[in-house]
Molecule: c-di-AMP riboswitch aptamer (ydaO/yuaA leader)
Organism: Micromonospora tulbaghiae
RNA sequence: CGUCCCCGGUAACCGAACCUCGCGCGGGAGCGGGGGAACCACACGUUCCACGGUGCAUCGUCACCUCGGGGUGAAGCCGCCACCGGCGGCCGGGCUCCUCGGCCCGAACCCGACAGCUCACCUCGUCGGCGUGGAGGAAUCCACAU
Numbered sequence: 001c002g003u004c005c006c007c008g009g010u011a012a013c014c015g016a017a018c019c020u021c022g023c024g025c026g027g028g029a030g031c032g033g034g035g036g037a038a039c040c041a042c043a044c045g046u047u048c049c050a051c052g053g054u055g056c057a058u059c060g061u062c063a064c065c066u067c068g069g070g071g072u073g074a075a076g077c078c079g080c081c082a083c084c085g086g087c088g089g090c091c092g093g094g095c096u097c098c099u100c101g102g103c104c105c106g107a108a109c110c111c112g113a114c115a116g117c118u119c120a121c122c123u124c125g126u127c128g129g130c131g132u133g134g135a136g137g138a139a140u141c142c143a144c145a146u
Base pairs, nucleotide, nucleotide: 013129014128019028020027021026030126031125032124033123034122035121040116052065053064054063055062056060068114069111070110071109072108076090077089078088079087080086081085091106092105093104094103095102096138097137098136099135100134
């Protein structure tokens, strides 16, 4: 001087997930999600069938379940394979912003037969996980001093 690994710290980062009152339960503000008119959209000839499964000696505005459908989220679609995993493509997301370059993610959970949008109105969440590679430019912010 360079490289690699580990620990600690940080002006950060993902995200709606922050601030505040309170001894506490809990409350408030801000931010975020769901349901919910008219109009619009969908549907709108006739007939038939169907309108999930299971349970209950209660047959219901009941209880349970998830394959149909739906929701939060970036977390989807397609193709192939020796197949629930992998590979590839398109597309989506992150590393404060832009360009170049580089690296990474594409999960999980919920509702319970049911929901388009949607004023009023109703209702819910405010957890958790983490730590800066590079170049040029533009911002924000921190510490110290006055």